Background:
Transfer RNA from a Patescibacteria group bacterium, 77 nucleotides, folded computationally. The coordinates come from a structure-prediction model, not an experiment, and the mean pLDDT is 81. The sequence is in RNAcentral, with records from ENA. It matches the Rfam family "tRNA". Rfam classes the family as a transfer RNA.

Parts: sequence; C1' cells; structure tokens
RNA sequence: GGACGCGUAGCUCAGUUGGUUAGAGCGUCACACUGAUAAUGUGAAGGUCGAUGGUUCGACUCCAUCCGCGUCCACCA
Repeated sequence: GGACGCGUAGCUCAGUUGGUUAGAGCGUCACACUGAUAAUGUGAAGGUCGAUGGUUCGACUCCAUCCGCGUCCACCA
C1' cells in the first nucleotide's frame, strides 16, 4: 500500500432483508430474606448505537468519507 471483518450500557454480546418503545447476561446500587454474609427474589441507575455528511416521510440498520481494532496479502531493508 491492497482486500476483508468488527465498533451498540462498566464488560461480553443480540438486535436482519429501514418503522411498533434500543435489549439480554454478568457487574454496580437499593430493598426483601438472614443473627450477619453468601446465594436467591424484586426494583433502579447506566447508551448521543465510533465520528461527520448523504438517501428517505422515517436510519443502530442503506450509501460516502474519516477514526480505532483485528485477520490475510503485497512491498522495503
């Protein structure tokens, strides 16, 4: 330098041929239970869906550019 893949909650991820409200598990916090913990149950907080622009009545989803990470290939020494 070229090709491909990925980027969604603190972490691991789902979300699909564009529309109902953005979700799960773990973690955190509160409460219940307990003599007290753990476990269990209930509830809550936590997200500009990597950034910008475009298409569209409507974008996490489609298109373009850029940023970051990864895999493979090529090149130089």